RNA sequence: AGAGGCGCGACUAACAAAAGUAGCGAUUUAGAGCCAGGAUCAGGCGUUGACUAAUCGUGAAAGGGGCGGUCGCCGAGGUGACAAGCAUGAUCACUGCUUGUUUAACCGGGUCGUGAUUUAAGAGAUCACGGACUGUCGUAAACUACAAAUGUUUACGGUGCGCU
Numbered sequence: 001a002g003a004g005g006c007g008c009g010a011c012u013a014a015c016a017a018a019a020g021u022a023g024c025g026a027u028u029u030a031g032a033g034c035c036a037g038g039a040u041c042a043g044g045c046g047u048u049g050a051c052u053a054a055u056c057g058u059g060a061a062a063g064g065g066g067c068g069g070u071c072g073c074c075g076a077g078g079u080g081a082c083a084a085g086c087a088u089g090a091u092c093a094c095u096g097c098u099u100g101u102u103u104a105a106c107c108g109g110g111u112c113g114u115g116a117u118u119u120a121a122g123a124g125a126u127c128a129c130g131g132a133c134u135g136u137c138g139u140a141a142a143c144u145a146c147a148a149a150u151g152u153u154u155a156c157g158g159u160g161c162g163c164u
Stems, first nucleotide, its partner, number of pairs: 001164002005074001007073006015065001023058006033045003037094001038092004077107003080102008108134002111131008135159009
């Protein structure tokens, strides 16, 4: 410097879904508590009927997503661990999200199936196990070839700090 291939990641237009959901308004119910994903403190609302539940009317958005396009790349990147911040006015614990660090933790790659987690989700993502396929290296055998080299096929084994 280069290769693997439905290869990896970021951004973006439209689209589907989120969803006839949340919210808002009206009527009724209901009768003392309620307001943030949990608890406590503070603050606020509520018998001028809050919280809850039902019906009718109106009615979103964010995160996430598949295809397409653009850009950057081939430990691309992902997971795990650690640190900080956000999710409320403060504190604590858990959880989730974002950013950064780590490679001397794990994963060569995509795909299919099963299970679990996350999510609105039968989408997608992540993890574990398994199947076939594929890239690359090694070993053995066979074929092409005057011979060697090279190449092809089959079988077995390893896997990226690799291979050329």
Molecule: Lysine riboswitch aptamer
Organism: uncultured Limosilactobacillus sp.